[in-house]
Formats: sequence, structure tokens, C1' cells
RNA sequence: CGUUCGCUGGGCGGUGGGGUCCGCCAUCAACCGUCACGUGUCCGCGUGGCCAAUGACUCCUGCCAGGGA
Repeated sequence: CGUUCGCUGGGCGGUGGGGUCCGCCAUCAACCGUCACGUGUCCGCGUGGCCAAUGACUCCUGCCAGGGA
């Protein structure tokens, strides 16, 4: 210095919080939805539209639609 394993932690899985489980990453990382148009140093950026508070399950909060009291 590199690789692997174990333990204890950390970050992340397109919008908030809690619990459980799963996955990814080791900081030049994981991750950063989709469509249309425009633009540029060409996969990035800007504008507009659309779905969704889950990675999965569940609860709470918020939001949307319909119905009932």
C1' cells in the first nucleotide's frame, strides 16, 4: 500500500417521522423518478407536465379522489 474476514458504528435505497427486515456504499462511493421541449462544453443543464410520503411491511403526520354519518 492492496485484498479478504470479523466486531462496533456511519452514509444511501426520487418528498416527512417511528418500528422491523432486506439491499448498496466506504467518500472521485452508494444515491440523485419519468415525459416533452430547448440548450450546450452531449447524457449534462434549463423550463414545463405527470406518478409517489415504503427499498419492503406496518403505524403516525401531510396531501389527492370518491362515498357515508
The RNA shown here (Fluoride riboswitch aptamer (crcB RNA motif)) has 69 nucleotides and comes from an Acidobacteriota bacterium. NCBI's taxonomy places the organism under Bacteria, Pseudomonadati, Acidobacteriota. The prediction has a mean pLDDT of 76.